[in-house]
RNA sequence: GUCGUCAUAGCUCAGCCGGAUAGAGCAGCCGCCUCCUAAGCGGCAGGUCGGAGGUUCGAAUCCUCUUGACGACG
Numbered sequence: 001g002u003c004g005u006c007a008u009a010g011c012u013c014a015g016c017c018g019g020a021u022a023g024a025g026c027a028g029c030c031g032c033c034u035c036c037u038a039a040g041c042g043g044c045a046g047g048u049c050g051g052a053g054g055u056u057c058g059a060a061u062c063c064u065c066u067u068g069a070c071g072a073c074g
Stems, first nucleotide, its partner, number of pairs: 001073007010026004019057001028044005050066005
């Protein structure tokens, strides 16, 4: 330099052949249970989906550019 994969909540990930308020587990907070703690149960909060632009009625998803990590080739 060229090409590929990945980037979504504090952490690990799903969703990625376009569609309804973007989800799960763990962690956090509140409550129930318990003599107490843990475990268990219920609830709450938490993300403008790496960034910018484009296509579209509509984009986490498609296209372009770009940032970072990893890999292949030279």
Predicted 3D model of a 74-nucleotide RNA (transfer RNA) from Faecalibaculum rodentium.
Rfam family: tRNA. By type it is a transfer RNA.
Its mean pLDDT, the model's own confidence on a scale to 100, is 81.
The RNAcentral record of the sequence draws on Rfam.